This is a predicted structure of a 72-nucleotide RNA (transfer RNA) from a bacterium. Its Rfam family is "tRNA". Rfam classes the family as a transfer RNA.

[in-house]
RNA sequence: GCACCCAUCGUAUAAUGGUUAGUACAUGAGACUCUGAAUCUCAAGAUCGCGGUUCGAUUCCGCGUGGGUGCU
Numbered sequence: 001g002c003a004c005c006c007a008u009c010g011u012a013u014a015a016u017g018g019u020u021a022g023u024a025c026a027u028g029a030g031a032c033u034c035u036g037a038a039u040c041u042c043a044a045g046a047u048c049g050c051g052g053u054u055c056g057a058u059u060c061c062g063c064g065u066g067g068g069u070g071c072u
Base pairs, nucleotide, nucleotide: 001071002070003069004068005067006066007065010025011024012023013022018055027043028042029041030040031039048064049063050062051061052060
């Protein structure tokens, strides 16, 4: 330098172009307990950036950024 793959709550991971963007762990609050752990209930929290296509984009397209793999 070229090609390919990936990017979603703190972490991991779902989501036929129409979902209130889900789940687990973690976090916070409450219940339980003499106290704690465990357990149960509830809550908060995310689509890498800029454009394009579309009535509608996490999803499709382009460019960029970051990460990975291969070739040179």
The sequence is in RNAcentral, with records from ENA.